[in-house]
Background:
The prediction has a mean pLDDT of 81. This is a predicted structure of a 1474-nucleotide RNA (small-subunit ribosomal RNA) from an uncultured bacterium. It matches the Rfam family "Bacterial small subunit ribosomal RNA". The RNAcentral record of the sequence draws on ENA and SILVA.
RNA sequence: AGAGUUUGAUCCUGGCUCAGGAUGAACGCUAGCGGUGUGCCUAAUGCAUGCAAGUCGAACGGGAGCCUUGGAUUCGUCUGAGGUGAGAGUGGCGAACGGGUGAGUAACACGUAGGUGACCUGCCCUAGAGAGGGAGACAACCAGUGGAAACGCUGGCUAAUACCCCGGAUGUCAAUGAGAUUAGAAGGCAUUGACUAAAGUAGCGGAUAAAACUGCUGCGCUCUGGGAGGGGCCUGCGACCCAUCAGCUAGUUGGUAGGGUAACGGCCUACCAAGGCAGAGACGGGUAGGGGGCGUGAGAGCGUGGCCCCCCACACUGGUACUGACACACGGACCAGAUACCUACGGGUAGCAGCAGCAAGGAAUAUUCCGCAAUGGGCGCAAGCCUGACGGAGCGACGUCGCGUGGUUGAUGAAGUCCUUCGGGACGUAAAGACCUUUUAUCGGGGAGAAAACCGGUUUACCGGUGUGAUAGUACUCGAUGAAUAAGGGGUUGCUAAACUCGUGCCAGCAGCAGCGGUAAUACGAGUGCCCCAAGCGUUAUCCGGAAUUAUUGGGCGUAAAGGGUGUGUAGGUGGCUCUAUUAGUCGGUUGUUAAAGCUCCCCGCUUAACGGGGAAAAUGCGACCGAAACGGUAGAACUAGAGGAGGUGAGGGGUCUAUGGAACUCAUGGUGUAGGGGUGAAAUCCGUUGAUAUCAUGGGGAACACCAAAAGCGAAGGCAGUAGACUGGCGCCUAACUGACACUGAAACACGAAAGCGUGGGGAUCAAACGGGAUUAGAUACCCCGGUAGUCCACGCCCUAAACGAUGAUAUCUAGCUUUUCGGAGUAUCGACCCUCUGAGAGGCAAAGCUAACGCGUUAAGAUAUCCGCCUGGGAGGUACGGCCGCAAGGCUAAAACUCAAAAGAAUAGACGGGGACUUGCACAAGCGGUGGAUCAUGCGGUUUAAUUCGAUGAUAAACGAAGAACCUUACCAGGGUUUGAAACCCAGUUGAAGUCCGAGCGAAAGCACGGAUGUCUCACAAGGACAAUUGGGCAGGUGUUGCAUGGCUGUCGUCAGUUCGUGGCUUGAGCUGUUCCCUUAAGUGGGGAAACGAACGCAACCCUUGUGGCCUGUUAUAAGUGUCAGGCCAGACUGUCCAUCUCUGAUGGAAGGAAGCGAGGAUGACGCCAAGUCAGCAUGACCCUCUGAUAUCCUGGGCCACACGCAUGAUACAAUGGCCACUACAAUAAGUUGCGAUGCCGUAAGGCGGAGCCAAUCUAUAAAAGUGGUCUCAGUUCGGAUUGAGGGCUGCAAUUCGCCCUCAUGAAGUUGGAAUCGCUAGUAAUCGCGGGUCAGCUAUACCGCGGUGAAUACGUUCUCAAGUCUUGUACUCACCGCCCGUCAAGCCAAGGGAGCCGGGAAUACCCCAAGUGUCGCUUCGGCGGCCCCAAGGUAAGUUCGGUGACAAGGGUUAAGUCGUAACAAGGUAACC
Repeated sequence: AGAGUUUGAUCCUGGCUCAGGAUGAACGCUAGCGGUGUGCCUAAUGCAUGCAAGUCGAACGGGAGCCUUGGAUUCGUCUGAGGUGAGAGUGGCGAACGGGUGAGUAACACGUAGGUGACCUGCCCUAGAGAGGGAGACAACCAGUGGAAACGCUGGCUAAUACCCCGGAUGUCAAUGAGAUUAGAAGGCAUUGACUAAAGUAGCGGAUAAAACUGCUGCGCUCUGGGAGGGGCCUGCGACCCAUCAGCUAGUUGGUAGGGUAACGGCCUACCAAGGCAGAGACGGGUAGGGGGCGUGAGAGCGUGGCCCCCCACACUGGUACUGACACACGGACCAGAUACCUACGGGUAGCAGCAGCAAGGAAUAUUCCGCAAUGGGCGCAAGCCUGACGGAGCGACGUCGCGUGGUUGAUGAAGUCCUUCGGGACGUAAAGACCUUUUAUCGGGGAGAAAACCGGUUUACCGGUGUGAUAGUACUCGAUGAAUAAGGGGUUGCUAAACUCGUGCCAGCAGCAGCGGUAAUACGAGUGCCCCAAGCGUUAUCCGGAAUUAUUGGGCGUAAAGGGUGUGUAGGUGGCUCUAUUAGUCGGUUGUUAAAGCUCCCCGCUUAACGGGGAAAAUGCGACCGAAACGGUAGAACUAGAGGAGGUGAGGGGUCUAUGGAACUCAUGGUGUAGGGGUGAAAUCCGUUGAUAUCAUGGGGAACACCAAAAGCGAAGGCAGUAGACUGGCGCCUAACUGACACUGAAACACGAAAGCGUGGGGAUCAAACGGGAUUAGAUACCCCGGUAGUCCACGCCCUAAACGAUGAUAUCUAGCUUUUCGGAGUAUCGACCCUCUGAGAGGCAAAGCUAACGCGUUAAGAUAUCCGCCUGGGAGGUACGGCCGCAAGGCUAAAACUCAAAAGAAUAGACGGGGACUUGCACAAGCGGUGGAUCAUGCGGUUUAAUUCGAUGAUAAACGAAGAACCUUACCAGGGUUUGAAACCCAGUUGAAGUCCGAGCGAAAGCACGGAUGUCUCACAAGGACAAUUGGGCAGGUGUUGCAUGGCUGUCGUCAGUUCGUGGCUUGAGCUGUUCCCUUAAGUGGGGAAACGAACGCAACCCUUGUGGCCUGUUAUAAGUGUCAGGCCAGACUGUCCAUCUCUGAUGGAAGGAAGCGAGGAUGACGCCAAGUCAGCAUGACCCUCUGAUAUCCUGGGCCACACGCAUGAUACAAUGGCCACUACAAUAAGUUGCGAUGCCGUAAGGCGGAGCCAAUCUAUAAAAGUGGUCUCAGUUCGGAUUGAGGGCUGCAAUUCGCCCUCAUGAAGUUGGAAUCGCUAGUAAUCGCGGGUCAGCUAUACCGCGGUGAAUACGUUCUCAAGUCUUGUACUCACCGCCCGUCAAGCCAAGGGAGCCGGGAAUACCCCAAGUGUCGCUUCGGCGGCCCCAAGGUAAGUUCGGUGACAAGGGUUAAGUCGUAACAAGGUAACC
C1' cells in the first nucleotide's frame, strides 16, 4: 500500500466481497509448564444455607456463672468479703463509609469552566473563653398477665457522659446610627433589646475511719472565630435518533405577600397580570447511566463505556416520613401491592443488584475455600474486637507474556509410503546408529523476603521488653535419574503463502467473493507432499480500517444516482470603495485548571517479558489578565464603478378585452347533369337512380389563420402568429446634471403553470379516445378503411402534472479568435438610402487554452474563481405501503421497510446482425441452350422388416459418399460348431527336435480333435553349446470395443473470394485506430495519386505442368530413300512494345496496325480463419472398457450386408421422323498388355470355342461412333420404347440357389416431353457421339477417372432472388437474430401492507375512593382521639398509542427446461418514449 467481481475487450460510475487490528466472547479439533490479568454481556428473574457492622465496663445501673476466703449449718444449704465476669439493658459513636448493580434517567444526570454577596458541615487541626447549682423520670430488674408464635400489656424500684430546670457571656439573634468597599452587603464599629451552654470519667498523689472533697495528667463536655476535607444549590458551554412528532404550556411565565428550607427559587399557598417556549427544532416518541478512558485509524474521525478510577441513580414494586452533622437510608421504620414461607386460622415473617452457593434463562461466565499476617475502615486511652473491604489460594488456554517438547553428528540417501516421462524423484539428516545436555518432569535435601508495629521507661531521640505469616515448606536453591514426561490446527483455483495421484461424475458435496462438480476436478472426498501459525489453530458474532462508499481534512449533479416546472420574496447566509473609533470573532504572550490510573519517552525492580515502581512530557479544552488591529464585526463620516431612478429613443406572434376579414370545410335550398363515387397494398363496409360524386348559385355554422416565415422575434417558465382598436407588463441603446450600497441568493410562504381530466352553463364545423362496422390475420379487443360520442371551442371555478429538456439553478468577475443573424448608437460616406469601420444588447455555427470517463463543452462554458439555494449516495421492491396535508373526483405532495440480486448503469471499441443506406462483384438474376421434378430401370439413403439386414456420413458442406468393384474371402453383422500365451509379434526358462513334406485312416459341414507310418537339417571330428523350429510354463498378446467433445494427421465449406496480419512510427487514459480509409483503376489489398505513416509477411500475380506459332539438335519408328508426322531437349516469340484518342498526363481505359497469340486456354497451387464441421472403421494415439474356464480376442460352415407397403437423392434409357432400322463408305486420341494383350484361320446365328502368328510395345493386339451415301418406315403406343418374363446356351470361379455377367429366340410393360418447384453451362464451352483405363478370377460400371469427334445460342442490363466484398448507420446482440427479451395465466416458497374482528402492553385525562405520612384544626385524662388538604395503590369512563393474531382479497419477490402471445432492442417490421 491494495486486490477480486458488471464487458468479446476498454475506460468510467457504482455497489458487493477479501487481505489488517480488536473482544468480558462462544463453538469445533487439539493440549506440557509457569507468571500476570480476567470471568452472568441473557431474567433489576426467584432464592435454601452460612457469613458480609459493630464496638466501648476508662459513660451507667446491674450482674448469671466461676475462683479465693470467712461465718453459720439440721450437711440439703444459708450468708459476708474480695476477684473475675457471659448474655441482655440504658447511654455514646458507627451503622449515610466500605461492598453490589445499571433498572430508571436525554436530565444541570454527567463533563468542563465558573458562581454562592443565597448555604451547611459530626469526627480532625488551630485560637479564645468556660464547665456553678438543682429536680424528676424511663429501661434493665421484680411481681402479675395476654399470645401458637412474632410480640406484648399492667403495676412497682433505680443509675448515668440519658432527659429537664435556675443562674450566667468574652456568645448568638434583632433593630437603629455613622462611614468604607461593592453592580448590589454582610462582616467590623457604636447604642439598645431579646435569647441561650456544659458531664463527667480513668490513673497517680493529698486528705478522710471510709467516702464525699481536692491537685496534676490523659480522654471527654459547652460556646465562639478560623482552617482542612466533605456536601447542597445556581449558571455558561459540550452532549444520540425520528419532522411520517409542528405547535407546546394554567403553577404555566412574571409580580406582591406569606409559608417552607441549612440555603436562593412557583419549592408551596393566596391574590394580581397574561405571559413563557418553539424551525439555531419547543412538545412528543424511541434508545441510552455519564466521564477519565478503551478499540481502530496517518489524522480528522468512527465505534464503544466490561475490568480499574471519578460522578450519578437504584436497593422486591410504589408511596411516606422519622432519627441524625449527613438518609427520605441495600443487610432501619410505617403503609399499599405482588410473590414466597410459618400458623394453633386469630395472626405473623421475608427481601443476595454484599461474598460464596442454588434454580431458571442462555451459545456462555468460577469455590457454599483460607486469613485478618499485610493495607484500609469502625469502635475503644489501650490491649483488642469486628471487617466475604482486602490479602491469598482454587476452577476456566478466556486474554496476554515467557519457557519447553532436545542438541551435535549421521548417506548404502535404509525400510515404508507417495509420485513417475520407468531413467528416476519426494518425505530426508528426517529415522536408525553414535556422542552430548538436563530447562521441564520425578525423587530427595536446604529454604526466604513480605515485620513494621505494639508495650514500658525516658522530655520528642534512643533504651529495654514481649513477639505477630493466611499464602506456604510456596518462590528460590542444591543433588540424583534419564531424551527421558510434552504437537497440533487450518490451508493448498484466483484474491492468498503452498500441488500431485486416486475415487466420484451437475451426484455426493464445497463456497468469504468470483465461482468449482455433467468421466482426464491442483476447487468435492481420501492419500502423499507442501504452506501458515503454534499450546494453540480455525469458525461464528460484533467494532474500526481498507470505504475519498456521507467527502471539514476529502466527492458529486448535460448523458452514469442527482438542478426544484417557473418566478416574486420572508427568515437566514454572503456583500463595493475611502477614513475614524472600537474589539465579543481572529492572532500573540503570561497564568490557573485540565484528579489519579492509562497512552508516549527516560530510569529502575521481579533470571527475561508481560507486570510493577519513580520521573518527565502531554492533556489539542475552558477560565483570568495583558497586548495587536491586517481581515471580519459594530458605530460614525464620506464616495460612485454595483443597484435604482430621470430625459431621449427603438424593436417585438409579451398579456387582457372588444370588433372585424378572406380562403378552406361542412350543412341546407335551388339549378345543370348521370352512374357511379369513395377508399385501399388489394378490397370491403359506406354514399348514390328517393339522383350521389362533379359543377354553379344563395344562405347558415363553427374552428383555425396559407403566403409573409427565417438557425428570426417576445416572454420568468408554461407559451405566444389574420386585421384593427382600447388598456397594460417587461426589455435594449444613447445622455449622465438625481439617490448613494439601497445589492446577490433565497428555506418557509405566495403567484403562475402545456395537454389530458373534473364541475356549471353555452357551443359543436373539423378532428377524434370509447364504441359500431369492413378488412388483414392462426388470432387482431391493433396497425389500414367507413362511421362516430365524450372531448377539442367559449365563460367562470377546480386540478398542478409532463422527455415542464439546453435532460445544463441564480448572480458577479476573468480567459485567443473567425463567421452568420436580430435590434440600437457613433464615425465615415452620400442629396439621401446602401456600403465600410468602431461600439453595446440578444440569437446561431466553427474552433485556442482549459475541462471531461468519453461523447462533447468551449465569452450563451460543461473553462478559471466567489456567494447562496435545490438535489444524489448500488439495482429491484417503489415514487409503492402506512401516516399526514391538499383535491368534488381522478389523483397530487411528502415518503419508507421487510425481502431479493451481485450486479444495475454511462461513454466509447471491435465484430455480428437489420423486413438501414451507398458502391462493387459472381451463370446470382436477366438473355439463351439442355436438363431434373412425371415413366421404367440402375445405384445410394431414409423408413419398415429381419436372427442379422455390420458401421460411419445427415441443410448448403450426407445420400453412384468411405466402396478404384459384398457369391466364399472381403466382413466388421447373425446362427451354430471350435480354440485359449492364442491367427500374427518380442523376451525368459524347461523339454524335444530342423522346419517341413508325403501316405494311411476315425469323428465332423468345415475348422478342429485324436492316431499311426515314412522321409527330413545347418555350424560342429564327437559331445556340449549355438542358429532355427515345435511344445509346456511365465512375462504378455489381441479388440473395426467407447470417446472425432481428450488428440495427431488428413479432408469438406465459405472460396481461387481478395482478403488476413506484422515491425517501427504516430494518435487515443484505454479497448483500439492508423497503415488496409479516400480518388482513379484492375480479374485482383492489381497498379497509380493523395494521405502520419514508412516498410514487410501470408495470400493475388509470376515462377511449375499441359496446350497453341516458328527455328535448331538428337533419334526409335514410318518410308525404298529423300523426307518427315511424332517423341525428347534447346531457343525465339507478347512486353500493352508501336500508333491514335480520352482522363487527374502517373498510369489506365477505348480503338488501330502487325501477329499464331493482346491478362491466349486449361491444370497444379486454397491466406488468417469459421463450422467443438467430418474421420478413433485407412493410419497413428491419451484415457476408459473386455479378456484364467473363457471372451468385445480368434478359426470355421452357413446366412446377412442384395429384404420391400413406401419416401428422397444421383443417374441411365426413352417417349421418336434433326428419328428408328438395313446396307455401303470415311476420319481419332488418351491408355493398357507376359499367371497379359492376343492377330490370320476354322467352328458356332451369337456369347464363345479351337488355335496360336506377333508383342515386355511409335514395331504386335481394337470395326471408333455420331457424320456421309443409298434404301425403308410416315406419326401409330408405331419398324418408337425397351422394362418384365419364359426357353435355350456361353464364360469366370472350389462354388453362380439366396446372389454374377454375356448370347440367341420369344415376350413386349410404363412412357406421346412431364404440377409446384428446381439444376448445369459464356466457346472448342453447352449439347451430342463413341473410345480407353483403374479396381478386378468374374461382375451387377448406366458409376468414377481420362481421351478425342461433331459443335451452337445468348448476355439489354443490375430493379429483383441468392452469395460475397468495401465504406457507412442503428443496436438493449457477443453462445453474436436460430440473438435478446416483455406481460398475463398455472404451480411451489418467502416477506411486507390492507382487513370484519379478537388479544395484550405503554403514556396521559376526568371522576370516585383512599393506606401510611407531613402539615393543619378541634378535643384531651397529655398517653392520645377525631376532622380537613394533599396523596401511593385500586375502581369507573371515553379516547390515544404500540404490538400480536385473523377468514378473505390484492400487489411484490423468487424458483434449469409449464401455457398464451411478440410489446421492446435494427426503420424490431405501426420509430420509440413521456